[in-house]
Molecule: THF (Tetrahydrofolate) riboswitch aptamer
Organism: sheep gut metagenome
RNA sequence: UAGAGUAGCUUUGACGCGUAAAGUGUUGCAAAAUGGGAUGUCGUUUGCAAACGAAAAGAGUUCUUCUCUUGCGGUGUCGGGGCGCGUCCGCUA
Numbered sequence: 001u002a003g004a005g006u007a008g009c010u011u012u013g014a015c016g017c018g019u020a021a022a023g024u025g026u027u028g029c030a031a032a033a034u035g036g037g038a039u040g041u042c043g044u045u046u047g048c049a050a051a052c053g054a055a056a057a058g059a060g061u062u063c064u065u066c067u068c069u070u071g072c073g074g075u076g077u078c079g080g081g082g083c084g085c086g087u088c089c090g091c092u093a
């Protein structure tokens, strides 16, 4: 001098969940983890509270918060691709 490597973000595939309303998203408070080590938040996650909020349709049926199919949800998990730590120290060349 250059590089590797995080939490995550995005896209895609598979398998699911909900649609009978959870989830996602917003605000406030508290906490936790976060490149190999230390530290850290305007990034991420968890808990509580508050407000807001939806795309269903068809078939069968034992008549239903039952089953299946197709959709829908700024939906969950995992795999692949791409992007990817602020400071100090370390690692590789």
Stems, first nucleotide, its partner, number of pairs: 001093003008083009017073003026050007036089005056070005